[in-house]
RNA sequence: CCGGACGGGUAGUCGCCUCCGGUCUCCGGGGGAGGAAAGUCCGGUCUCCACAGGGCAGCGUGCCGGCUAACGGCCGGGGGUCUGGUGCAGGGUCCACAGUAAGCCCGCUUUUGGCUUGCUGGGGCUGGGCAACGGGCUACGGAAAGUGCCACAGAAAAUAUACCGCCGCGUAGGGCAGGAAACUGCGCCUGCGCGGUAAGGGUGAAAUGGUGCGGUAAGAGCGCACCGCGCCGGGAGCAAUUCCGGCGGCAGGGUAAACCCCACGUGGAGCAAGACCAAAUAGGGGAGGAGGGACGGCCCGUCCCGCUACUACUUCCGGGUAGGUCGCUAGAGCCGGAUAGAGAUGUCCGGCCCAGAGGAAUGACUACCGCCCGCAAGGGUACAGAAACCGGCUUACAGUCCGG
Numbered sequence: 001c002c003g004g005a006c007g008g009g010u011a012g013u014c015g016c017c018u019c020c021g022g023u024c025u026c027c028g029g030g031g032g033a034g035g036a037a038a039g040u041c042c043g044g045u046c047u048c049c050a051c052a053g054g055g056c057a058g059c060g061u062g063c064c065g066g067c068u069a070a071c072g073g074c075c076g077g078g079g080g081u082c083u084g085g086u087g088c089a090g091g092g093u094c095c096a097c098a099g100u101a102a103g104c105c106c107g108c109u110u111u112u113g114g115c116u117u118g119c120u121g122g123g124g125c126u127g128g129g130c131a132a133c134g135g136g137c138u139a140c141g142g143a144a145a146g147u148g149c150c151a152c153a154g155a156a157a158a159u160a161u162a163c164c165g166c167c168g169c170g171u172a173g174g175g176c177a178g179g180a181a182a183c184u185g186c187g188c189c190u191g192c193g194c195g196g197u198a199a200g201g202g203u204g205a206a207a208u209g210g211u212g213c214g215g216u217a218a219g220a221g222c223g224c225a226c227c228g229c230g231c232c233g234g235g236a237g238c239a240a241u242u243c244c245g246g247c248g249g250c251a252g253g254g255u256a257a258a259c260c261c262c263a264c265g266u267g268g269a270g271c272a273a274g275a276c277c278a279a280a281u282a283g284g285g286g287a288g289g290a291g292g293g294a295c296g297g298c299c300c301g302u303c304c305c306g307c308u309a310c311u312a313c314u315u316c317c318g319g320g321u322a323g324g325u326c327g328c329u330a331g332a333g334c335c336g337g338a339u340a341g342a343g344a345u346g347u348c349c350g351g352c353c354c355a356g357a358g359g360a361a362u363g364a365c366u367a368c369c370g371c372c373c374g375c376a377a378g379g380g381u382a383c384a385g386a387a388a389c390c391g392g393c394u395u396a397c398a399g400u401c402c403g404g
């Protein structure tokens, strides 16, 4: 650095939620948060609503193969890119290193010696290239359909162009040579003009293929070799892709997590989904209906409502609300073993039952132990809290353990 696991322990007392049992104000027994319960980002199960067929828009996904209920997830592979040490073949530059060739110098001459330039070898430093190996990252369809954008710097950021430099020609001044002079010649130095060039320098995140050799006035795919690129053929592979051979000097910066193009996919809402039972009161419908109700044991009596009606009142039906029940936790479940596979994962066998309640319990205290801080007394012990359920991703996390 990468991957995986754990995420305080034991005992006691007092509580909370839920289920089961009982002799039911109570008692006994079972169970009671997480690796992320979180964000609600992606995919599904389930439920209701919508839906002839086709198209457009919108949104999502985007190398290949596999896994899976499914996925934007996971596994394996390919390509790309960054990086580490190693190896190989070049380049640049430096050397009070060696050899060698040519020219020059000292010296009367020879020997010896010194200087300059070139070549060969050696050594130091340094920029890149290629190869195999190890590690990291990778939203990785299309930039020869079109449109847009590319800060600063720079000559130029894309129909190219030329700042320094290099080279050719001409020329002004200087220099040198000739000449008595006027002047002539050379093109050596400094500069200017015209032209060639895109090797080198410089700018930049990026500069119109790369390296080397040849070539040239200097240069340039101008020519050649290798690499790269494009096309064709063949081999390997399910495929992405790769290897080999041939041909073409070679199309042309980057950006699509810019618009866009291509291919594929895609209805909406969510457990407050939704289903069932069902008061009181007030509406609705049907039938009966002239009296009904209060005071009271009953009668009388008194009072209230209604009085020919679509009425009071009685009764039945139906919808909705409160409330209750279900959905609701036995499941793509957990543990162990065997087995297929490189792996994700699958199959088989055995065992287990592990919150499900209502805005909602899962807690508090004591003792001992563990870990951290502290001389000690003592203090601290991460992130965090289920709400229909499941698979992922992402984010948070004290400390400990295991593997590479």
Stems, first nucleotide, its partner, number of pairs: 001404006008369007016032007034383001038394002041392005046270004058266005063077005078140001079138006086131003091126005097121009141261002146259002148255003163201002165197010175186004209227006228250001229248008274326004284317005291305005333352008370381004
A computed fold for a 404-nucleotide RNA from a soil metagenome, annotated as Bacterial RNase P class A. Its mean pLDDT, the model's own confidence on a scale to 100, is 76. It matches the Rfam family "Bacterial RNase P class A". By type it is a ribozyme. The model forms 91% of the base pairs in the Rfam consensus.